[in-house]
About this RNA: c-di-GMP-I riboswitch aptamer from a Pseudomonadota bacterium, 92 nucleotides, folded computationally. The model forms 89% of the base pairs in the Rfam consensus. Taxonomically the source falls in Pseudomonadota (Bacteria, Pseudomonadati). The coordinates come from a structure-prediction model, not an experiment, and the mean pLDDT is 79. It was read from a public genome assembly, where an Rfam model found it.

RNA sequence: GUUUCCAGUCGGCAAACCCGUCGCGAGGCGGGGACGCAAAGCCACCGAUCUACUGGCGUGAAUUUCACCCAGGAGAACGCGGGGCUGCAGAC
Numbered sequence: 001g002u003u004u005c006c007a008g009u010c011g012g013c014a015a016a017c018c019c020g021u022c023g024c025g026a027g028g029c030g031g032g033g034a035c036g037c038a039a040a041g042c043c044a045c046c047g048a049u050c051u052a053c054u055g056g057c058g059u060g061a062a063u064u065u066c067a068c069c070c071a072g073g074a075g076a077a078c079g080c081g082g083g084g085c086u087g088c089a090g091a092c
Stems, first nucleotide, its partner, number of pairs: 001092004012037002017032006035079001041085003045082003049076003053072004058068003
């Protein structure tokens, strides 16, 4: 330099769950804990998902409240899939 995710360390990360804390919420952060991960490092760019709010006033016996549906902008999540950037390692 090229290529790959087959192997994976005295190494790295850490799901569920529990405790504390912040948030209306989805969730975030810290501690414990390990289901897993070779990018489970970084970026909400695309699709999908989730949240609270606002509107439509369609469906439900349905005026209000409620549930579902549709739309809007605002958020969440990169450990859902794709994409971008960077890195370790094997092979050549």